[in-house]
Context: one part of a larger RNA
Molecule: large-subunit ribosomal RNA, domain VI
Organism: Candidatus Falkowbacteria bacterium CG10_big_fil_rev_8_21_14_0_10_39_11
């Protein structure tokens, strides 16, 4: 821009893409078959491999938010306590998020037309012949079935609701943001508000802060203290910021 008024929702599915996998074991049954050795079809059940989707409860990884330990040096006048730098200085843990090695789910079931192949009826050709007319069966393959996208499907579809002559329905701008994200878009919100921050709690992480006191010559240990610090998650709370507003837009 189109879809012939403008919108907001919900949809149909022409078409497209993906997936549809493999193995082992058990029962049937040591049966059919076979002298024996061996050893089934059909049918039923159970595990597993690889692959794929989703997710983070568990197991873990990461986690330059966080907590602790520790070395050297420098600074805060000194002690103590801390800050900076040294790969995040190094080391031990670790929430959320992300992730797999973790968890969970999937490849089910019709049906249709067929291939090789196997047939029925049957002439040409009094026989025979699955074929010439006609009619069947038959595969992990094909079409469907399953999942996803999908009306620019210009053949531009359908349904519901809203708006009506100068501004409306609605959209956008702007602002707070994240389950979204390169930008854009998408989604959650904008005071009739929990959208983000802050604040108050808390799941959780770290592991018992500083100061003071006690013991010890001291290094240090103990008590106060399962502390202190953190808390991307969760619950709450208008304290701060989403103010005020502007633009576009409907009948050939």
């Nucleotide at each position: 821009c189109g879809u012939u008024a403008g919108a907001a929702a919900u949809u149909u599915g022409a078409g497209a893409a993906g997936a549809c996998u493999c193995u082992u074991c058990c029962c049937u049954a040591g049966u059919a078959c076979g002298a024996g050795a061996g050893g089934a079809c059909c049918g039923g059940g159970a595990a597993g491999g690889a692959c794929g989707g989703a997710c983070c409860u568990c197991u873990g990884g990461u986690g330059u938010a966080c907590c602790a330990g520790u070395u050297g040096u420098u600074c805060u006048a000194c002690c103590a306590a801390g800050g900076g730098c040294a790969u995040u200085g190094c080391u031990g843990g670790g929430u959320a998020g992300c992730c797999a090695a973790g968890u969970u789910c999937g490849g089910u079931u019709a049906g249709g037309a067929u291939a090789a192949g196997c047939g029925c009826u049957g002439a040409a050709a009094g026989c025979a012949u699955a074929u010439a007319a006609g009619c069947g069966c038959g595969a992990a393959g094909c079409c469907g079935a399953c999942u996803u996208c999908a009306a620019g499907a210009u053949u531009a579809g359908a349904u519901u609701u809203c708006u009506u002559u100068a501004u409306g329905a609605g959209a956008c701008a702007c602002c707070u943001c994240a389950g979204a994200g390169a930008c854009u878009a998408u989604g959650a919100g904008g005071u009739u508000g929990a959208u983000a921050g802050g604040c108050g709690g808390u799941a959780a992480g770290u592991g018992u802060a500083a100061g003071u006191c006690u013991g010890g010559c001291a290094a240090c240990a103990g008590a106060u203290u399962u502390a202190g610090c953190u808390g991307a998650g969760c619950c709450g709370u208008a304290c701060u910021a989403a103010u005020u507003u502007g633009u576009c837009c409907a009948a050939u």